[in-house]
RNA sequence: GGGCCCGAAGUUUACCUGGUUGAACACUGCAUUCGCAUUGCAGAGGCAGGCGGUUCGAGUCCGCCCGGGUCCA
Numbered sequence: 001g002g003g004c005c006c007g008a009a010g011u012u013u014a015c016c017u018g019g020u021u022g023a024a025c026a027c028u029g030c031a032u033u034c035g036c037a038u039u040g041c042a043g044a045g046g047c048a049g050g051c052g053g054u055u056c057g058a059g060u061c062c063g064c065c066c067g068g069g070u071c072c073a
Stems, first nucleotide, its partner, number of pairs: 001072007010025004019056001027043005049065005
C1' cells in the first nucleotide's frame, strides 16, 4: 500500500425480502430479611462508529473516512 470481515444500551448480543429496536447480565427503586445475599415486581439507559448518497422511508443498500481483526505485498 491492497483484499476480506466486523463496529448498536456499562458488557455480551437478537433484529439480514429496507417500514420509526428487543433480550440477558450489570445499574436504580420497592417488596421479602434483624441485616446481607437470593427471589419477585417496577424503572432508567441505544435513533445503531462519523459524514454523504439512494428511497416516501435505512441499523439493514451504495460511497468515503475512522477504529478493530485477518490475509497478501